[in-house]
Order: sequence, then structure tokens, then C1' cells
RNA sequence: AGCUCAGUGGUAGAGCGUCAGUCUUGUAAACUGAAGGUCCAGAGUUCAAUCCUCUG
Repeated sequence: AGCUCAGUGGUAGAGCGUCAGUCUUGUAAACUGAAGGUCCAGAGUUCAAUCCUCUG
């Protein structure tokens, strides 16, 4: 992150879901891989903020 949650001052993970592949007579399941999030908004502190402080 589409949903449910984790995380913690050093450029964010899991499960489910989605997509592709393998397998199957076919679907599902299983297995493998991939995509997908500037972390509610603004301000402050800091070399650095999703994390600390303030406001909404």
C1' cells in the first nucleotide's frame, strides 16, 4: 500500500488482496516473482522527523 495492522530520529515492513508465471482437463488451492505508500495537513526542534513538540 486496495483492506487490516506493525514499526521506529537515519531515504517504511507483514498478512490478506491485485497482477504475471509454474502446476491442473479447467477453476480453486499451492509455489515463485512483481506492482502498489513522499506515513492526515501545516508549523517548530534537529545534520536528519512517519517517529519528538505545537495547531487544525
Source information: Predicted 3D model of a 56-nucleotide RNA (transfer RNA) from Ceratodon purpureus. Rfam family: tRNA. From the family's description: Transfer RNA (tRNA) molecules are approximately 80 nucleotides in length. Rfam links the family to the GO term triplet codon-amino acid adaptor activity. Model confidence (mean pLDDT): 84 of 100.